[in-house]
RNA sequence: AGCUCAUCCAGAGGGGCAGAGGGAACGGCCCGUUGAAGCCCCGGCAACCCUCCCGCGCGUCAUUACGUCAUCCCGGUCAUCUCGGAGGCGAACCCGCCGUGGGGAAGGUGCCAAUUCCGUCCCGUGGCGAAGGUCGCCGACGGGGAAGAUGAGGA
Numbered sequence: 001a002g003c004u005c006a007u008c009c010a011g012a013g014g015g016g017c018a019g020a021g022g023g024a025a026c027g028g029c030c031c032g033u034u035g036a037a038g039c040c041c042c043g044g045c046a047a048c049c050c051u052c053c054c055g056c057g058c059g060u061c062a063u064u065a066c067g068u069c070a071u072c073c074c075g076g077u078c079a080u081c082u083c084g085g086a087g088g089c090g091a092a093c094c095c096g097c098c099g100u101g102g103g104g105a106a107g108g109u110g111c112c113a114a115u116u117c118c119g120u121c122c123c124g125u126g127g128c129g130a131a132g133g134u135c136g137c138c139g140a141c142g143g144g145g146a147a148g149a150u151g152a153g154g155a
Base pairs, nucleotide, nucleotide: 003153004152005151006150007149008148013042014041015040016039017038021031022030023029025120026119027118028117043112044111045110048108049107051104052103053102054101055100056099057097058096059095066090067089068088069087071086072085116147121144122143123142124141125140126138127137128136129135130134
């Protein structure tokens, strides 16, 4: 580089160097000499990875512990209770989860104008115009895609 999955209407900027571009492409529309890109420093946002805590769920534990019974059996008794066993029903702690919700932010990334700035391709709705049984158009609305960005994963 390419592949798979997830997310992309929230959030968060100052300083130094530098000196004309930048917002991926194209169109639009913006940002920029009141200083663009790039590099450095400091700060922040967020919560993908990560990490710890709390709750719930699931699994295991489980032929368990434990509880229970108009049942059965054994022992015992005058008879019961009790005790032990069988069977039925219920079933915890610990532990695990590439389950889930909430919290945290040390570390690995990322990000800090505008929804990924909007559109581009398709579908639907609406409007307008031609016309003749459909077609074209729209800074319109809704949905989906493509492309892109970021993270994570695997070969």
Molecule: SAM riboswitch aptamer (S box leader)